[in-house]
């Protein structure tokens, strides 16, 4: 210098003018009617609503079955389909990246077409015997052919031909020893060699009660406290059973459900929190602990903007004085931790490879 | 805001226990009819919303995104 790779950060800045929404103060009889302000006013994803929690109510919600989720090992965390570290496999020269990565030797199912045969089977071929042209019986998975997949692979021996039948190496499995906390790795032994599929049922281990801030609480207004259904019952513990809770005892009752009716108001929940910044300590890290400092939206579903000047950035033109154009994705609504997706452009740090120079 | 469901031919829908795409209506051509309709016969037409994964093989199973629809307030 070129090519690549990993991580972190920003998402224009300052000022003037005009606006919008909160909040405070003042004016005003009152009205978000007006004025004032060195007050505050979107994001890295506020998004999708894909996971996990906090919080609230349902009866603090029990047992079993069913159902759902997760899935190499260890750790972090309030929790997780998240994160960190490690293992194994794949890709890459490398830095590094990617992986739904338990079990197919527990059972069941499926494997279209082709093929003889898709898990128990001999079509061609090869060999042996009989027959003697044809064919029949047996052996054989080395060769051909089919297929996505064909009886561990390669070689040597062996044999009638073959075959883990024997041997060497490689792969898998089992058992033993060693290392490691574990996943796993290394070594020795045993011919033990049993197709694939679990994002098919299933098995194993662990986890999971339901609903959601339109949850829920308080106050106010209005209407028809109208009609129907329920009784060895109804509703609920949100699928079923057990076990139980509440209501009720023949209903004229707001006990439950359905139909019908009324209102479209106020307050609360509501934002100070698993919070943010800096420093120190522990840890490889995720993260934890401690100290100091800070307060940053809380709405009606509706606000958070526009314009001008200067500067910075990118692109175009240039008579090198300057002139012109442009700025992504997107926007809170109970809150928080993640994931995923969208995104013009820019900054910083580390690492790898190649070429050249010293 | 929250919850649930759906996306297959021009339209309405099957197929979703995996083996490669169907029905009805519509369209086109023909027959019948003087003509049209109706009827009958034949026929065209699909990136199965998009992308990725599992598998030999995906409309179907899994993940991510896009589009659309439905329900959901309080009071007595």
């Nucleotide at each position: 210098u070129c090519a690549g790779u990993g991580g972190g950060c920003c998402g224009g800045g300052c000022g003037g003018c005009c606006g919008c929404g909160a909040c405070g103060c003042g004016g005003g009889g009152a009205a978000g009617c007006c004025g004032c302000g060195a007050u505050c006013g979107a994001g890295g994803a506020a998004a999708g609503u894909c996971c996990g929690g906090a919080c609230u109510c349902c009866a603090u919600a029990g047992g079993g079955c069913a159902g759902g989720g997760u899935g190499c090992c260890g750790g972090g965390u309030a929790a997780c389909c998240c994160c960190c570290g490690g293992g194994c496999g794949g890709c890459g020269u490398a830095a590094g990246c990617c992986g739904a990565c338990g079990g197919a030797a527990a059972g069941u199912g499926c494997c279209a077409c082709a093929g003889a045969a898709a898990c128990a089977u001999a079509c061609c071929g090869c060999c042996c015997g009989c027959u003697u042209u044809u064919g029949c019986g047996g052996g054989u998975a080395a060769g051909g052919g089919u297929g996505a997949a064909a009886u561990g692979g390669u070689g040597c021996g062996g044999u009638a031909a073959g075959a883990g039948c024997g041997c060497a190496c490689c792969g898998g499995c089992g058992c033993c020893c060693c290392g490691g906390a574990a996943a796993c790795g290394g070594g020795a032994c045993g011919g033990c060699c049993g197709g694939g599929u679990a994002a098919a049922c299933c098995c194993c281990a662990c986890c999971c009660g339901g609903a959601g801030c339109a949850a829920g609480g308080c106050c106010g207004a209005a209407u028809a406290g109208g009609g129907g259904a329920g009784a060895a019952g109804g509703u609920c513990c949100u699928g079923c059973c057990c076990g139980g809770a509440c209501c009720g005892c023949u209903a004229u009752c707001a006990c439950u459900c359905c139909c019908g009716g009324g209102u479209u108001g106020g307050c609360u929940g509501c934002u100070g929190g698993a919070g943010c910044g800096c420093c120190g300590c522990g840890g490889c890290a995720a993260c934890g602990c401690g100290g100091c400092g800070c307060c940053g939206a809380g709405a009606g579903a509706g606000a958070u903007g526009g314009u001008c000047g200067c500067c910075a950035c990118u692109c175009c033109c240039u008579u090198c004085g300057g002139g012109g154009a442009g700025g992504a994705c997107a926007g809170g609504a109970u809150c928080c931790g993640g994931c995923u997706u969208a995104c013009a452009g820019g900054c910083c740090c580390g690492c790898u490879g190649a070429a050249c120079a010293c | 805001g929250g919850g649930c469901c759906c996306g297959u031919a021009g339209c309405u829908c099957a197929g979703c226990u995996g083996g490669a795409a169907g029905a009805g209506c519509a369209g086109u051509g023909g027959a019948c009819u003087u003509u049209u309709a109706a009827u009958c016969c034949a026929u065209u037409g699909g990136u199965c919303c998009a992308g990725g994964g599992u598998u030999c093989g995906a409309a179907u199973c899994c993940c991510u995104g896009c589009g659309g629809g439905c329900c959901u307030a309080c009071c007595a």
Molecule: RNase P RNA; transfer RNA
Organism: Thermoflexaceae bacterium